[in-house]
Context: one part of a larger RNA
Molecule: large-subunit ribosomal RNA, domain II
Organism: Candidatus Aenigmatarchaeota archaeon
């Protein structure tokens, strides 16, 4: 892993509420005790008790409406008035405060005991789950020290004291040669150990091992038997190591089902309704109380309301201004003023000047804590419309809940450089919405899904993939733009505007001319249009700068303005805009869902058509309403209220089936919305339904869920 079986809201005792029944201003017995046919049963005693039947006061103490007035539901009457049990309002009472007034609590009677059923609260309290904390017991065959007793360390090397010979010395000694055999000494077998391969092995030989390597190997060595020390203790060359395969406090047993505001599990069917993720307060933020938000009954009687309009009131926000008023701010120009700085002139005093500061004019701009102004729009009221209500709404009381992690798109505000970011507010959605469309996608658009069927539609589409237009008219676009993208760049192209030029010939093109005074003066080595300064004048001219570009050492020389001529109809400039190019970078090769497309792109119009669980038409279930088989409206749905229902076990009750075959158990067959029930064949071989009730150790897919089986 599968597959069978088992597996989780129970009981008792309180308290409350609802249903159901007995009795009723009462209502009920408890132990216990008698009675009796097995009898945890039944009948009958038993009055203690306890709930009710008066309250108000701390308390002494006092101690209340069987009904004065009116309103009115449902009903009763019926044209209507009226009447009117429950109900409500006003009045009285009683207490109790208080001088009073005036207020609190009570009052014109309804309990109570059974039984079921929701739910509170003590208990294990729906089920498995901890890690702990205590108390007793048992462990040192593992390990850790320690004590008695034993037991092992091949071989080789080094060569310390000491002793002895020799030389020298006066001597102490030194110096050599032997002898000797020292040491937590050297190398190195068993032996202890375990440092590297960061080998191998790692469902292993193995719950710590295996090979090669490597330290140690006469000592603080190693090791065999016996022994001691024990859980807040013990041992410890200390690492919180070790105390019997997990010790910062063993291991079993009990307390015990500790406790868990935490995770996970929580077992049949339909049918109606349907939330919350927010407010305040918590040693509170994973939790709980209050209220908000949801559901059930039940009270009560006539109005409610998410829309829209229209009158009224309310605002200071977009916007908009800025000699309206705070602040913030470009620039010019007058004037005042120059202490201190800068510049300047003076011997100096002291002047004269710029910046600066202050005024006035003009002139550019700005504001969430600016406003002379100001919508849009929002809130409250008002009428009327709509819709919803006497087939009983809004509201209340009372039972029962869950929720109190949010989340996104739009809109609109803070805080961040920004975020699929964070904190608010509004509308809408997901959560708890399932169907279409967006290639796929919680939340975008469309639209809210009882069942079955037939049809038109929305949204979004109609060249295949693929359900419909190779649809119809007029533009554009060449970029494969469409099918991400910004400032900024481009004689890309369309379109439309003012203006200039222009048949007395325009732009463009080719051609011709572009002169004199004069090399204009200074300057310079030269300066002759053309290195620089200054001037920029006349003349002849159809026109021709004291010269626009190259150019020369300097001239020359080429070219332009300008002038004409050939040509022969339009050009030019700036502004608006429609579409396109650039600008334009990301990691495996790749994507407008492909494929492909110059339209199957894009703009502006139009026809048609496809296309959903919408929307309409049949039929058929169920829920409310209602006398209905008529009508009508309803029937997405987590958390969670609420109804009706299906199977299991016994047990009562009544009444059946079975060896001519019961349970189970395999198979196919009808019925029910379903849960499930009926039934035919086969197997099997003894017991097994049904009706109405009753009582429960009554339903499995999950809980790393348990035991078995494969």
């Nucleotide at each position: 892993g599968g597959c069978a079986g088992g597996g989780a809201g129970u009981g008792u005792g309180u308290a409350u509420c609802a249903g159901u029944g007995g009795c009723g201003a009462g209502g009920u017995u408890a132990a216990u005790u008698g009675g009796u046919a097995u009898a945890a049963g039944c009948c009958a005693a038993a009055u203690a008790a306890c709930c009710g039947u008066a309250g108000c006061g701390a308390a002494a103490g006092c101690a209340a409406c069987a009904a004065g007035c009116a309103c009115g539901u449902a009903c009763u009457g019926u044209u209507a008035a009226a009447g009117g049990u429950g109900g409500u309002g006003c009045g009285g009472u009683g207490u109790c405060u208080g001088a009073a007034a005036g207020g609190g609590c009570a009052u014109g009677u309804a309990g109570u005991c059974a039984u079921u059923g929701g739910u509170u609260c003590a208990c294990g309290a729906c089920c498995c789950g901890a890690a702990u904390c205590g108390c007793g017991u048992c462990g040192a065959u593992c390990u850790a020290a320690u004590c008695c007793u034993g037991a092992a360390c091949a071989g080789g090397c080094u060569g310390a004291a000491g002793c002895c010979g020799u030389a020298c010395g006066a001597a102490a000694g030194u110096a050599u040669g032997g002898u000797g055999g020292a040491g937590g000494g050297c190398c190195g077998a068993a032996g202890c150990g375990u440092u590297g391969a960061u080998g191998a092995a790692c469902u292993g030989c193995c719950a710590c091992u295996c090979u090669c390597u490597c330290g140690u190997g006469u000592g603080a060595u190693u090791u065999g038997g016996g022994a001691u020390u024990a859980g807040g203790g013990g041992u410890g060359a200390a690492a919180a190591g070790c105390c019997u395969a997990a010790c910062g406090a063993g291991a079993c047993g009990c307390g015990g089902g500790a406790u868990a505001g935490c995770u996970g599990g929580u077992u049949c069917c339909u049918c109606u309704c349907g939330a919350a993720a927010u407010g305040c307060a918590u040693c509170u933020a994973a939790g709980u109380g209050c209220a908000g938000c949801c559901u059930a009954a039940u009270u009560g009687g006539a109005g409610a309301u998410a829309a829209g309009u229209u009158u009224u009131a309310u605002g200071g926000u977009a916007g908009a201004g800025u000699u309206a008023c705070u602040g913030a701010u470009u620039g010019a120009a007058g004037a005042g003023u120059c202490a201190a700085g800068g510049a300047u002139c003076g011997a100096a005093a002291g002047g004269u000047u710029c910046a600066g500061c202050u005024u006035u004019u003009c002139u550019g701009u700005c504001a969430a804590a600016c406003u002379c102004c100001g919508a849009a729009c929002a809130u409250a009221a008002u009428a009327c419309u709509a819709u919803c209500g006497u087939a009983g709404a809004u509201a209340a009381u009372u039972g029962g809940a869950g929720u109190g992690a949010g989340c996104c798109u739009g809109g609109u505000g803070g805080g961040u450089u920004a975020a699929g970011c964070u904190c608010g507010c509004c509308c809408g959605g997901c959560a708890a919405a399932a169907g279409g469309g967006a290639a796929a996608g919680a939340a975008c658009c469309c639209u809210g899904a009882c069942c079955a069927u037939g049809g038109u539609u929305a949204a979004g589409g109609u060249c295949c993939c693929a359900a419909a237009a190779u649809g119809u008219u007029g533009a554009c676009u060449a970029a494969a733009c469409g099918a991400u993208g910004a400032a900024g760049g481009a004689a890309a192209u369309g379109u439309g505007a003012c203006c200039c030029c222009u048949c007395a010939g325009a732009c463009a093109g080719c051609a011709g001319g572009a002169c004199u005074g004069u090399a204009g003066g200074c300057u310079c080595a030269g300066a002759a249009u053309c290195a620089g300064c200054c001037a920029u004048c006349a003349g002849u001219u159809a026109a021709a700068a004291a010269g626009u570009u190259c150019g020369u050492a300097a001239u020359a020389g080429a070219u332009u303005a300008c002038c004409u001529g050939c040509c022969g109809a339009g050009g030019g400039u700036u502004c608006a805009u429609g579409u396109u190019c650039u600008g334009a970078a990301a990691a495996c090769g790749g994507a407008a869902g492909g494929g492909a497309c110059u339209a199957a792109g894009u703009c502006a119009a139009c026809u048609a058509c496809c296309g959903a669980u919408a929307c309409c038409g049949u039929g058929g279930a169920c829920u409310u309403u209602g006398a209905a088989u008529a009508a009508a409206a309803g029937u997405c749905g987590u958390a969670g209220a609420g109804a009706g229902g299906c199977g299991u076990a016994c047990c009562g009750u009544a009444u059946g089936g079975a060896c001519a075959g019961a349970a189970g158990c395999u198979u196919c067959u009808g019925c029910g919305u379903a849960a499930g029930c009926a039934g035919u064949a086969g197997u099997g071989g003894a017991c097994c339904g049904u009706u109405c009730g009753g009582u429960a150790a009554u339903g499995c897919a999950a809980a790393u869920c348990c035991u078995g089986c494969c």